[in-house]
RNA sequence: UUGUAGACAAGGUGGUCGCUUUUAGUGUAUAUCAUUAAAAGAGGAAAGUCCGGACUCCUAGUGAACUGGGUGCCUGAGGAGGUUUACACCAACUCAGGACAGCGAGAGCUGAUGGAAAGUGUCACAGAAAUAUACCGCUCAUUGUUUCGACAGUGAGUAAGGGUGAAAUCGUGCGGUAAGAGCGCACGCGCUGUGAUAGUAAUGUUACAGUGAGACAAACCCCACCCGGAGCAAGACAAAGUAAGCUAACGGAUCGUUCACUUCCUAUGUUAGCGGGUAUGUCGCAAAGAUGGAUGGCUACCACUGCAUUUUAUGCAGGACAGAAUCCGGCUUAUUGAAUACAAACGU
RNA sequence: GGGCCCAUAGCUCAGUCGGUCAGAGCAGUCGGCUCAUAACCGAAAGGUCCCAGGUUCAAGUCCUGGUGGGCCCACCA
Repeated sequence: UUGUAGACAAGGUGGUCGCUUUUAGUGUAUAUCAUUAAAAGAGGAAAGUCCGGACUCCUAGUGAACUGGGUGCCUGAGGAGGUUUACACCAACUCAGGACAGCGAGAGCUGAUGGAAAGUGUCACAGAAAUAUACCGCUCAUUGUUUCGACAGUGAGUAAGGGUGAAAUCGUGCGGUAAGAGCGCACGCGCUGUGAUAGUAAUGUUACAGUGAGACAAACCCCACCCGGAGCAAGACAAAGUAAGCUAACGGAUCGUUCACUUCCUAUGUUAGCGGGUAUGUCGCAAAGAUGGAUGGCUACCACUGCAUUUUAUGCAGGACAGAAUCCGGCUUAUUGAAUACAAACGU
Repeated sequence: GGGCCCAUAGCUCAGUCGGUCAGAGCAGUCGGCUCAUAACCGAAAGGUCCCAGGUUCAAGUCCUGGUGGGCCCACCA
């Protein structure tokens, strides 16, 4: 200097002028008005609303079928909360350690990390051929020509060689063959199964047997597990105000769809829409807190950073991202600072 | 505050099950026709597929995060 990792802080104190809420006092006939005093008064992300939970409503519950969505290595610990008499279990996610794969020169980083050996589908262009193949080449047979070297046609065999591609049926050697080929053998590589062994486990190592099987599941799908919907503009109470009504469906309500059962409501009935009215208060709602949104400004000193002078003090300038709206936990994104440890390069 | 949707040429939109195909109409440019303009005919140009990362041989398309824009909502009877 360039990077990597995990933590930390997000200026402090005083004065003064203001703001919001609560409590206490005073004033006026009363008050939600005025005034005095005291106390409390934004963040690490309050943000995005991406996950999960509390809370509220959808009468409630059980079972079956179908459909849809989410998650997916192992061990231990934690986790807003939920369930249970308890043990214990579920839970978005987090931390530590480890296995495997990939990236990086390294410190380190990343991983939606079950299954491609159940099935379907796709694999553009190029290439003869993309899961199956004979274009060139090689070999044999046969026919023809022949300058006897060979050439051409037809048929058959062949994946060793060429070239194409992201990807071409495992690699090397020997044997074998007309030429060739895991066709056979040796060694190596990979996969599957079984045994042994290390480990709690994922998994690793090794022996034997079989085997040579392309990639994609953030394509359909298969396996395992989990999952009701809507959201504080949820919802409850009160006040004010409005015309009666019209249309559609039907016994209705069941919450992804359908069905069955229990249950609940019920014929001047229920649901949806049109038309009509209101635009208020209290609760929900908090030891900050609302329906137009308070949490601030100035100044002195100290602390921090930069620059300048001069010298170890003075002067000037500066402080990012951004601001609660029912609450809690996590993730992601935005953003300033200095320090610590580590890696690489250069200089002394 | 909460929920849902969209982004492809200057404008309006296509783009299927991921492939070499980034396209259509209008506008604009150039040429032709005409005395001239319009209409008409022909040609070429015009693209950060909103941005970044990931999966894949390959991404406008699939997944994740961000940016910008748009729409909806209360209560009573």